Predicted 3D model of an 83-nucleotide RNA (transfer RNA) from an uncultured Bacilli bacterium. It was read from a public genome assembly.
RNA sequence: GCCCGAGUGGUGGAAUGGUAGACGCGGCGGACUCAAAAUCCGUUGGUAGCAAUACCAUGUCGGUUCAAGUCCGACCUCGGGCA
Numbered sequence: 001g002c003c004c005g006a007g008u009g010g011u012g013g014a015a016u017g018g019u020a021g022a023c024g025c026g027g028c029g030g031a032c033u034c035a036a037a038a039u040c041c042g043u044u045g046g047u048a049g050c051a052a053u054a055c056c057a058u059g060u061c062g063g064u065u066c067a068a069g070u071c072c073g074a075c076c077u078c079g080g081g082c083a
Stems, first nucleotide, its partner, number of pairs: 001082007010025003018066001026044006045056004059075005
């Protein structure tokens, strides 16, 4: 340099172009226990705010579309291959 794949909450990851973040792990609160582990129940994206609430959020910037995590282009990062 060329080719292929990947990038989504704290983490692993799900999501047919139509409610973004399912389901786990982890965290927090509780039950149980002498105490703990295990198990069970509830809760848990971020920012601002006392709160109600508002805004933001799929690597970045554009494009297509009524509508994009999903399709298209460029770039960035990571992994693999070829030279």
It matches the Rfam family "tRNA". About the family: Transfer RNA (tRNA) molecules are approximately 80 nucleotides in length. Its mean pLDDT, the model's own confidence on a scale to 100, is 80.